[in-house]
Context: one part of a larger RNA
RNA sequence: GGAUGAACGCUAGCGGGAGGCUUAAUACAUGCAAGUCGAACGGUAACAGGUCCUUCGGGAUGCUGACGAGUGGCGCACGGGUGAGUAACGCGUACACAACCUACCUUCAAGAGGGGGAUAGCCUUGGGAAACUAAGAUUGAUACCCCAUAAGAUUGACAAUAUUGCAUAGUGUGUCAAUUAAAGCUACGGUGCUUGGAGAUGGGUGUGCGUCCCAUUAGCUAUUUGGAGAGGUAACGGCUCACCAAGGCUACGAUGGGUAGGGGGCGUGAGAGCGUGGUCCCCCACACGGGUACUGAGACACGGACCCGACUCCUACGGGAGGCAGCAGUAAGGAAUAUUGGACAAUGGGCGCAAGCCUGAUCCAGCCAUCCCGCGUGCAGGAUGAAUGCCCUACGGGUUGUAAACUGCUUUUACCAGGGAAGAAAUCCCAUGAUUUAUUAUGGGCUGACGGUACCUGAGGAAUAAGCACCGGCUAACUCCGUGCCAGCAGCCGCGGUAAUACGGAGGGUGUAAGCGUUAUCC
Repeated sequence: GGAUGAACGCUAGCGGGAGGCUUAAUACAUGCAAGUCGAACGGUAACAGGUCCUUCGGGAUGCUGACGAGUGGCGCACGGGUGAGUAACGCGUACACAACCUACCUUCAAGAGGGGGAUAGCCUUGGGAAACUAAGAUUGAUACCCCAUAAGAUUGACAAUAUUGCAUAGUGUGUCAAUUAAAGCUACGGUGCUUGGAGAUGGGUGUGCGUCCCAUUAGCUAUUUGGAGAGGUAACGGCUCACCAAGGCUACGAUGGGUAGGGGGCGUGAGAGCGUGGUCCCCCACACGGGUACUGAGACACGGACCCGACUCCUACGGGAGGCAGCAGUAAGGAAUAUUGGACAAUGGGCGCAAGCCUGAUCCAGCCAUCCCGCGUGCAGGAUGAAUGCCCUACGGGUUGUAAACUGCUUUUACCAGGGAAGAAAUCCCAUGAUUUAUUAUGGGCUGACGGUACCUGAGGAAUAAGCACCGGCUAACUCCGUGCCAGCAGCCGCGGUAAUACGGAGGGUGUAAGCGUUAUCC
């Protein structure tokens, strides 16, 4: 000199952009953060409508829009947080898998025949303070099961053999017959379902090299190293197991101890390097501490399950409930870090044919000079260089100082008033045309949290706006008074013991400026 997720002191006008618990991975009140589908299903608790009855209070009816709870499907493995652990099972880089998996999506081929038994809900009867739970009766499905079909797939060296699948349910359009309406039948197409192949995407596994400090850590290892076999896995493998051999690592630092998430990057520097890993992106790990598996395409699962432990809460003492390292917020710790805000309008995600619903992701607003950038606090003239001013003086004067007064001008900004966006185009609806009905083109309509915000225009008036540090040398900037090795200063050298440019005050000056200094840390 530069830098910071900074803090502290004094001070403070505005706007834009960014950032904001570095400490206790400490404990958490409260609310919200993952649902959705009635075009899978039986149905009907609430609301609205229709119909019927009525003693005019109301009641009945799933008939319609819809839909609580329930069965079922998909999602909940994404998104969001944190950095405790981890020195290698991670990360970075370069390769490999003839040893692997992949829901949804795209594409190709084939199929979709027949049948069955349950069960939740509802209803009835019980237990319990609650959490919840038992029995009976009964019912549906794209839930579950059986049979058939077997190209393909699996098994098998090959062949033979054996094994393995489904849901036409709903919806739209058309036609026939019929009608109050529906059910019914036929045909076609799309979505969805089953099997197999390919693609895409995402993951899994292995290897080489690189990856902090300590030798005042020198030997470590028994499934340890290898073999052939079995089991297990999506898959290779001591991954696991019985047997056999005695190996394997190590001064090119094994083993042990300490510290630490890694990288892209960031800071500094001419570079080499040194330091660092906050925000953003990629990877990893974790979810009160420890362990375990279940479901599933995918987890050994933050807002799932079970067990042990610590802690907290409820209880009728029999027993139960919980997990903010999600967003806000609270307590504590600390030098120190924000609102219990708005909206799904946009982008993205989940579900759904769609309308749409959900989304503390996200987009916005609030707080904070924490940082960066920009703007302003006026401009021009004005000397007998005013003054009774301050300060200095050799008492002549000098200085503050064009500074002020005064004259003219301007109005950024702030305040007030008026106008007022872009971000929005789609889905969808309507119309028209093309087409094979699905589909598609054109035109019109609907939709903004931010926000009456940005921006623009107008009015009045210099009006609303300057501090902080320093002045011995390094280092830009000097005099007076007070003090008298005292009080004090200080980054280093050093100042102060009676003329202190170094302490304290004043005047003046220098630097910088909505900031300026100090402290801490890095180059």